This is a predicted structure of a 90-nucleotide RNA (c-di-GMP-I riboswitch aptamer) from Desulfuromonas sp. It matches the Rfam family "c-di-GMP-I riboswitch aptamer". Rfam links the family to the GO term cyclic-di-GMP binding. Taxonomically the source falls in Desulfuromonas (Bacteria, Pseudomonadati, Thermodesulfobacteriota, Desulfuromonadaceae).
RNA sequence: CUCCGAUAAGAGCAAACCUGCGGCAACGCAGGGGCGCAAAGCCGAGGGUCCUUCCGAUUUUCAACCUUCCGGGAUGGCCGGGCUGCCGAA
Numbered sequence: 001c002u003c004c005g006a007u008a009a010g011a012g013c014a015a016a017c018c019u020g021c022g023g024c025a026a027c028g029c030a031g032g033g034g035c036g037c038a039a040a041g042c043c044g045a046g047g048g049u050c051c052u053u054c055c056g057a058u059u060u061u062c063a064a065c066c067u068u069c070c071g072g073g074a075u076g077g078c079c080g081g082g083c084u085g086c087c088g089a090a
Base pairs, nucleotide, nucleotide: 004088005087012037013036017032018031019030020029021028022027035077041083042082043081046079047078048075049074050073051072052071057068
């Protein structure tokens, strides 16, 4: 230095849930909380998953609902990718 990651040391982040606010929703933000995390730091929606008021398409229909697809959106604590980084037992 690289791989690696401990019942080590010091720090850090914060799931569910609760309260408030925003959003049609997925979900986000703030406070509490603490399941977990060695990149659960930063960047970025390729794949996956989820949502979708209104509008357009598809299917059906007298019509509407539902389904699907496109468009639109959410998620980085689902997976993959890029950049950076603390500690040092085996």